[in-house]
RNA sequence: AGAGUUUGAUCAUGGCUCAGAUUGAACGCUGGCGGCAGGCUUAACACAUGCAAGUCGAGCGGUAACAGAGAGUAGUUUGCUACUCUGCUGACGAGCGGCGGACGGGUGAGUAAUGCUUGGGAAUAUGCCUUAUGGUGGGGGACAGCAGUUGGAAACGACUGCUAAUACCGCAUAACGUCUACGGACCAAAGGGGGGGGCCUACCUCUCGCCAUUUGGUUAGCCCAAGUGAGAUUAGCUAGUUGGUGAGGUAAAGGCUCACCAAGGCGACGAUCUCUAGCUGGUUUGAGAGGAUGAUCAGCCACACUGGGACUGAGACACGGCCCAGACUCCUACGGGAGGCAGCAGUGGGGAAUAUUGCACAAUGGGCGAAAGCCUGAUGCAGCCAUGCCGCGUGUGUGAAGAAGGCCUUAGGGUUGUAAAGCACUUUCAGUAGGGAGGAAAAGUAAGUAGUUAAUAACUGCUUACCCUGACGUUACCUACAGAAGAAGCACCGGCUAACUCCGUGCCAGCAGCCCCGGUAAUACGGAGGGUGCAAGCGUUAAUCGGAAUUACUGGGCGUAAAGCGCGCGUAGGUGGUUAGAUAAGUUGGAUGUGAAAGCCCCGGGCUUAACCUGGGAACUGCAUUCAAAACUGUCUAGCUAGAGUACGAUAGAGGGGGGUAGAAUUUCAGGUGUAGCGGUGAAAUGCGUAGAGAUCUGAAGGAAUACCGGUGGCGAAGGCGGCCCCCUGGAUUGAUACUGACACUGAGGUGCGAAAGCGUGGGUAGCAAACAGGAUUAGAUACCCUGGUAGUCCACGCCGUAAACGAUGUCUACUAGCCGUUGGGUUCCUUAGAGCGUGAGUAGCGCAGCUAACGCGAUAAGUAGACCGCCUGGGGAGUACGGCCGCAAGGUUAAAACUCAAAUGAAUUGACGGGGGCCCGCACAAGCGGUGGAGCAUGUGGUUUAAUUCGACCCAACGCGAAGAACCUUACCUACUCUUGACAUCCUCGGAACUUGGCAGAGAUGUUUCAUUCCCUUCGGGGACGAGUAUAGAGGUGCUGCAUGGCUGUCGUCAGCUCGUGUCGUGAGAUGUUGGGUUAAGUCCCGCAACGAGCGCAACCCUUGUCCUUAGUUGCCAGCCUUAAGUUGGGCACUCUAAGGAGACUGCCGGUGACAAACCGGAGGAAGGUGGGGACGACGUCAAGUCAUCAUGGCCCUUAUGAGUAGGGCUACACACGUGCUACAAUGGCGAGUACAGAGGGAAGCGAACUUGCAACAGUGAGCGAAUCCCUUAAAGCUGUUCGUAGUCCGGAUUGGGGUCUGCAACUCGACCCCAUGAAGUCGGAAUCGCUAGUAAUCGCGGAUCAGAAUGCCGCGGUGAAUACGUUCCCGGGCCUUGUACACACCGCCCGUCACACCAUGGGAGUGGGCUGCACCAGAAGUAGAUAGCUUAACAAUGGGCGCUUACCACUUUGUGGUUCAUGACUGGGGUGAAGUCGUAACAAGGUAACC
Repeated sequence: AGAGUUUGAUCAUGGCUCAGAUUGAACGCUGGCGGCAGGCUUAACACAUGCAAGUCGAGCGGUAACAGAGAGUAGUUUGCUACUCUGCUGACGAGCGGCGGACGGGUGAGUAAUGCUUGGGAAUAUGCCUUAUGGUGGGGGACAGCAGUUGGAAACGACUGCUAAUACCGCAUAACGUCUACGGACCAAAGGGGGGGGCCUACCUCUCGCCAUUUGGUUAGCCCAAGUGAGAUUAGCUAGUUGGUGAGGUAAAGGCUCACCAAGGCGACGAUCUCUAGCUGGUUUGAGAGGAUGAUCAGCCACACUGGGACUGAGACACGGCCCAGACUCCUACGGGAGGCAGCAGUGGGGAAUAUUGCACAAUGGGCGAAAGCCUGAUGCAGCCAUGCCGCGUGUGUGAAGAAGGCCUUAGGGUUGUAAAGCACUUUCAGUAGGGAGGAAAAGUAAGUAGUUAAUAACUGCUUACCCUGACGUUACCUACAGAAGAAGCACCGGCUAACUCCGUGCCAGCAGCCCCGGUAAUACGGAGGGUGCAAGCGUUAAUCGGAAUUACUGGGCGUAAAGCGCGCGUAGGUGGUUAGAUAAGUUGGAUGUGAAAGCCCCGGGCUUAACCUGGGAACUGCAUUCAAAACUGUCUAGCUAGAGUACGAUAGAGGGGGGUAGAAUUUCAGGUGUAGCGGUGAAAUGCGUAGAGAUCUGAAGGAAUACCGGUGGCGAAGGCGGCCCCCUGGAUUGAUACUGACACUGAGGUGCGAAAGCGUGGGUAGCAAACAGGAUUAGAUACCCUGGUAGUCCACGCCGUAAACGAUGUCUACUAGCCGUUGGGUUCCUUAGAGCGUGAGUAGCGCAGCUAACGCGAUAAGUAGACCGCCUGGGGAGUACGGCCGCAAGGUUAAAACUCAAAUGAAUUGACGGGGGCCCGCACAAGCGGUGGAGCAUGUGGUUUAAUUCGACCCAACGCGAAGAACCUUACCUACUCUUGACAUCCUCGGAACUUGGCAGAGAUGUUUCAUUCCCUUCGGGGACGAGUAUAGAGGUGCUGCAUGGCUGUCGUCAGCUCGUGUCGUGAGAUGUUGGGUUAAGUCCCGCAACGAGCGCAACCCUUGUCCUUAGUUGCCAGCCUUAAGUUGGGCACUCUAAGGAGACUGCCGGUGACAAACCGGAGGAAGGUGGGGACGACGUCAAGUCAUCAUGGCCCUUAUGAGUAGGGCUACACACGUGCUACAAUGGCGAGUACAGAGGGAAGCGAACUUGCAACAGUGAGCGAAUCCCUUAAAGCUGUUCGUAGUCCGGAUUGGGGUCUGCAACUCGACCCCAUGAAGUCGGAAUCGCUAGUAAUCGCGGAUCAGAAUGCCGCGGUGAAUACGUUCCCGGGCCUUGUACACACCGCCCGUCACACCAUGGGAGUGGGCUGCACCAGAAGUAGAUAGCUUAACAAUGGGCGCUUACCACUUUGUGGUUCAUGACUGGGGUGAAGUCGUAACAAGGUAACC
C1' cells in the first nucleotide's frame, strides 16, 4: 500500500466482498509447564443455607455464662473432690447510654438533564481532626434491666413495683455567640481513669472527656455558562406558568410554598412530544481528522422486591433501619405474624456463555476503644477455566545402503528424506529427595533519657535490649538423582492468497467470504500422499474500526452515470465596494490557575527475560483569568463614487390586458343548373345519393383560426406570445449630463405566476376529436386504416399546480486567444446610395488554452475564482405504504421500512443483426429449356416387424451416403455347437521337420484312428524356418467416449477477404494502414491520404484443350508412283495422327471516354482478345460439423468372454411415409427392313475373332493378342423407304405362369440373362419445388472401376445440338461503407405484462388483546403541616407533650373520555422470489403504428 467482482473487450460511475487490528466472547478439534491479568454482556428473575457491622465495663445499674481468689458446708485417703455463698478480681449474656450502622461492598433499572464533563460563582452547613479564648457551679424527677401478676401458638406485649448513669429536665453564670424597634432581650455543660494525699471523704496533679464561641481543613448542599444521542411522518408548548411586592419555609439563594398584582416565559440556533441511553478519565481502531464503545481500574450520579412517606442524626428520606400500600414467598393453633443476596460464596431459572457454599485478618485500610484488643466475604491469598497477554519446553550433533513402507511415475525413476534406524551427547520443564529468602513494620516488657508535675508516682516522646506475630506455604529460589526419557496440534493448498498430485464421485453427494466449483480425466466435493501457514494452540461464528475519498472538516459530487426546485418576488439568515479615525468581540502572542490518579508516550529501576510492577518527565491539543498587539473580519463615527438606483432624450419588439374590425377557407341552410354515382382504401366495405347526392352558380348563417411576410428573426422570469386598428400598461437597450451615496448579491420558510389535460357554474359549438357505434384487417384485433360521433377544444368566472415545465446545464460577480453570421441602438470617416473602423446589449456557427470518464463544453463555459441557495449517496421494492398538509374530485406534496439481487448505470470500442440507408456481385430473381411432386419399378432412409433385421450419417452441408458392387465369404448382427496364453505378435523351455494319405463320428469347427516322410545354413560353438505342448508377462475387442484427441474430410466459398512490423492518434478497448475518388472477376490496379512497408489469400507459375513450327516416323498415315478383295504390299513421311520441345495473346497497336492515371468502349490484325474454354489449387477462421467402424491414440470397460472358430439364418422383412433415379404415358412416336459416322478406355485363371449348333441367353472349337498391330467393337440417335392413325392402342411394360442359359462348393430364403405366354398402373401429373447461360441444357449411345456372378448407381467418353438474359424492383446467399441497438450463446438474440402453482415479507381490514400516557373524577393508608371541643401527662414547666377527632397535601385504587404504540384478525391489495407452465408480443433495428414524458 491494495485486490476480486458488471463487459466480447475498455474507461468511468457505483455497490458488494476480501486481506489488518481488536474482544469480558462463544462453538469445533486438540492440549506440556509457569508468570501476570480477567471471568452472568442474558432475567434490576426468584432465592434454601452460612457469613458480610459492630464496639466501648476507662459512661451506668449490674452478674446469666466462664475463670481466679476468699469464705462456708459435705465427703475425705489431709492430697483433693463436690456443692453453696461473696462482683472481690479477670472478664461479661441481656439491658440503659455513647460512637459507628450515611463509610466500605454491589448493580446500571431509571435518568437526554433535578445527571455528567470543563470552567466559574455566592446566599450555606459541617460529627470526628485542627487553631484559639473561656467555662465545666448547684439541683431534680424518671425509664429499662430486674422482681411480681398477666395476654398470645408465635412474633411480641400489658399492668404493678424498685433502680443507675457521660440518659433526661430545670436553676445559676453569658460573650468576640444569636436577635434587636439599638433601649435591650436570650442561650450551655458530664463526668471517667491513673498517681499522690486524705481515710470515708477536703484537696493537688496528669490524662481522656463535656459546654459555648472561634481559625483552618475536609466533606456536603446550591447557582451560572458551554458541551454532552435520534426522530419535524413530533410545530407550537406553558397557568405557579414568567415577573414583581409581601409573608412563610430551608443550613442556604430561589414560585421552594402561599396571598395579591402584572401578562408574561420558551420555540426552526428545534421548544413540546416520542424512542433510545447511566456520564467521564479512558478503551479500541485510524497516518490524522474522525468512528465505535463506556467490562476490569479510577471519579461522579442513580438505585436497593415495587410505589409512597417521614423519623433519628453532623450527615439519609437510609442495601443488611422504621411506617404504610402492593405483588410474591414462608410460618400459623387461622386469631395473626415473618422476609427482601443489584454484599461474599452458593441454588434454581434464563442463556451460545462466565468460577469455590475455600483460608486468613499475617500485611494494607476501616469502625469502636485510653489501650490490649474485638469486628471486617473491604482486603490479602488460595481453588476452577488456554478467556487473554507474556515466557519456556517437547531434544542436540552426526548419520546415504539415499533402507523399508507409503505416494506418484514417461517404468528410467522421483518424493517423503538426514527424516528414521544406528552412533555420540545434553537434562531446561515435569518427577523424586534435601536445603531455603523476602513480604515483619509495629505492639508488649525492661532499662535509660527528655517533657509535665510539689513529685523520683503516673503519663507522653526518643534511644537500647529482650520477647513475640505469616493465611499464602510442600512459597520463590538453590542443590542432588535418573533417563530422550512424560509433552503437537489445527487450519489451509482454483483466483484474491503462501502452498499440487493421485484415487473415488458424476449438477449426485457436497463446497462456498466474493467470483464461483461439481453433468466421467474436478489442483474448488470426499479420502490419501505431499506441501504451506500458525503453534499449546488453531480454525469458525458474532461484534467494532480500518481499507471506504462509500456522508468527503481534513477529503466527493449534480449536461448524459444518483443529483439544479418549472419560474419569479422577497423575510430571516449568510456574504458584501472604497478612505480615515475609534474600539478590541473574533484573531495573534506572553503570563497565571486548572485540566485527579491510573492509562498512552519517553527516560530509568525491580522480578533470570518478557508480560507485569514501579520512579521521574512529557503530554492532556481544553477551559478560565489577566497583560499586550491592531494587519484582517466585526462594531461605531465621518467621508468617497467605480457597485446599485433616480431624473432627461431617443429606439426596437407576436411583452401583457381590454375593445373593435377584415378577408380567405371549412361546414350547414335556401334557391338555380344538372345526372348517376360520390366518398374512401394497400384493396374494400360501412356511409351519402333517383325523396336528385357529388359537381357547379347565387345568397344567407355561424364558430374557430389568422396563408403569404416568417427568418438557428423579435419579446417575455418561466409557462408562453403571430391578421389589422384603438385605449390602458410592464420591462429592456442606447446617449449625454445631473443627483442619491453601498441603498448590493443570494435567499430556508413565505408569496405570486405557471403548457396541456381535468373539475365546477353559465354560455357557445364551424372544423377537429378521447369515449362510443359501424366497416375492414387479423388466428384473434377491445388497435394501427376507413365512415360517423359525444365530452372536450372556444368565451366568462373559480379551482387544479403538474410535464422529457429541457440548454436534461440554479442565481449573481470578476477574469481568460481568435474567426464568421445575424437583430436592434449609438459614435467616427464620409455623407447619394453605401463602405469601413471602434463601441456597448442580445442571438447563432466554428475554434486555441483549459476542463471532461468519454461524448463534448469552450467569453451565452461544462475554463479560472468568489458569494448564497437547492439536491445526490448501489439496483429493485417506490416516488409506493402509513401519517400530515392542500384539493369539489381526479389527485398533488412531504415521504419510509420489511424483503430481495451482485449487480444496476454512463460514454466510447469491435463485431453481429435490422420488415435502416448507399454501392456491388452470384442461374439469386427475371427471360427461357427440361425435370421432380401423380404411375410402375430400382435404390437409400424413417417407421414398424423380427431371434437378428449389425453400425454410422439427419437443414442447406444425412437419405443410388460410408458400400468401386451382403447367395457362402464379406459380417461387425441372431441362433446353435465349440476353444481358453487362445485365430494374431514377442519372449522362455521341451522334444520334433513342416507337411501329407485313408477310414470313422459330426451340420461343420473338431475329435479319433491310420499310411507315408524325417528340413535348411554352419566358422561345428550354434543359428534359422515350421508345427505341437507348457509357464509368466501379455495377446485380442468393428466394446464406450469424434463433447478427451491426431490425421483426413464437408461447409460458408474460388467468396475477396484475413493479418502483421514500425510509426502516429487515443487514458483505454482500439483506430490508422484496409477508409476516400475511380476501376476490376478480384484488398485487381491508379490517384489521394499519418502513414510506410510486409505476409497469407487473388492473379500467375502446373495439367488439359484450341493454331502454327521443329524433331521423330511404328503397330500410325497415303498426296504422287507401283500392287492388291483390303495401306494388303513395295515405297514415302508431304498430310492426319502420335509425343517431346518451342512459338503465339501482352490491352501490344489505332480511335474515343476518363483526371495527362488506372481502366473501360469500339476497331484492326489474328486460330484464339481482353483471366480464350476446362481442371488441379480452398487465406484467417466458423459450425464442440463428420469420422474412436479406414488408420493412429488418452481414459474407461470385458478377459473360459464384449475375445476366437464353425454351421445355418439375418443385413433382401412390409399396413405405411420421404429422398434420389430408371421406364413411360406415345405419331418430333412405336414396330420391322436397309444403310452411315465416334471418342475414351479395358484385356492373360484375361479379351476372345472366324466357323458350327440353338429362336435366344449361350454352348462347342479355338486363330490372334501382355496389345497405336489382336480382341472387346455391330456405336446409337441419324438417313432411306414401309406400316400403325389417337385407341389404354402394333403405346407402356409391371406382375405372374412355364421352360431354359451362365457364374459359382452352393442361386430356396436371395443372382443376372434368354424364350414362350400374361399385359397392371399410367392419357404429361395439386400445393410446392430442382437443374442449366454454349459445344451448355436437352437427347443418343459407348467404355471403365468394383467384380466368380450380380447397375436404372458412380466415374469417364464422344455423337446430335438449342432457347433466353429487358433488367436488378422483389425472393435467397455474399462483399464494402455508413447508421441504430437494451444483441455478444450475437435476432433461432433480448425481453414485457396478465393468468395458474409454491413460498416470503408487507399495506388495508369488522374488530380483538396488551403496554405507555393526557385530561376530568373517585378514593384517601402511612406521614408531615395546620387546627383542636375530648382523654391523658414524673421532673414545676405549659400558651407544652402524648392519644383521639378533624382539615390540607398525597401513594395504591375507581370511573369516564382521548392520544400513542405493539401484537393479532375472516377477508383483501399490490410487491418479491421461484423448474423448461398458459396467453399474447409491448420495448430494444424505422422492433415492423418512432419511442418517451
The RNA shown here (small-subunit ribosomal RNA) has 1493 nucleotides and comes from an uncultured prokaryote. The RNAcentral record of the sequence draws on ENA. The coordinates come from a structure-prediction model, not an experiment, and the mean pLDDT is 85.